Overview:
A computed fold for a 365-nucleotide RNA from Pseudoalteromonas sp., annotated as Bacterial RNase P class A. The gene name in the source record is rnpB.
[in-house]
RNA sequence: GAGUUAGCCAAGAUAAUCGCUGCCUGUGACGAAAAUGAUCAGGGGGAGGAAAGUCCGGGCUCCAUAGGGCAGAGUGCCAGUUAACGGCUGGGGGGCGUGAGCCCACGACAAGUGCAGCAGAGAGAAGACCGCCAAUCUUCGGAUUGGUAAGGGUGAAAGGGUGCGGUAAGAGCGCACCGGGCCGCUAGUAAUAGUCGGUUGCAAGGUAAACUCCACUCGGAGCAAGACCAAAUAGGGUUCCUUAUGGCGUGGCCCACGUUGGAACCGGGUAGGUUGCUUGAGCCAUAGAGCGAUUUAUGGCCUAGACGAAUGAUUAUCACUUUCUUCGGAAAGGACAGAACCCGGCUUAUAUGGCUGACUCACUC
Repeated sequence: GAGUUAGCCAAGAUAAUCGCUGCCUGUGACGAAAAUGAUCAGGGGGAGGAAAGUCCGGGCUCCAUAGGGCAGAGUGCCAGUUAACGGCUGGGGGGCGUGAGCCCACGACAAGUGCAGCAGAGAGAAGACCGCCAAUCUUCGGAUUGGUAAGGGUGAAAGGGUGCGGUAAGAGCGCACCGGGCCGCUAGUAAUAGUCGGUUGCAAGGUAAACUCCACUCGGAGCAAGACCAAAUAGGGUUCCUUAUGGCGUGGCCCACGUUGGAACCGGGUAGGUUGCUUGAGCCAUAGAGCGAUUUAUGGCCUAGACGAAUGAUUAUCACUUUCUUCGGAAAGGACAGAACCCGGCUUAUAUGGCUGACUCACUC
């Protein structure tokens, strides 16, 4: 210098003018007054790193619930962290990369059941197409029967690998080494590891984001939760008054039942209003513990709470990017998106700028 990799930060700045919103202070319309607080003025506050998707986890609220089981859903190497998690951190194992680093649902197929396209002789206690070997026959080209898993061929995958012995030819058939299984020892909290020791010829291959088995976790609904106040020419109940041997309805008639006026009281509850609502597993700084996620102590700070849903627009200067340039400058541009009960994560989108660690290659010293 070029390329790569891991992580973090900002999300244009300042000023002026005009608006919006809710809070505080003052003003105080209506009203007899109190209360409410219209209007106006001033002050200070007013979106995000993802506010998004609503995919996980929790707080909070209501309903259900003795305890347990079935069903259903989810998670799935080990340890830690946390309010909790399917998150995060550290570690182990496997795969990819020269490397920094990246990826992995990573329990069990020797409980049972199922599945496997094409090719191939054969896809599972497997298998003889070519080849090799033996026997028999022979027209001497070969044919038939049997043996074989070394060699060839098929396939993603063919019952450990290499060598020697052995054999008719072969074969863990036997042996040595390597690899694997089991038991132990050592190290480690554990997953797991080992140029460790013993033992075993080596065994029924793959697939569980296939059914299933094993272990663990999970009650349901959500701030439109829920709580409080509470209009009316709405509707319900009780009592009293009025009248009514009434009117209306149940096809007609009888009976029966329901309904029909006023007042008082009573709860329920729609519209509407208040609350829940933002002080919280909160943020910042310093110090301590820890490899780290995280946590402890001290000090400081208050940082949107709307509901027809505010958080905006214009101008000027500067900064950034691109283009043009007579090098003075000129023109154009600004992403993704946008609170709605609140937090912790994950995932996805994102113009432009900045910072840090590490790796590879080339060159120079």

Annotation
Its mean pLDDT, the model's own confidence on a scale to 100, is 76.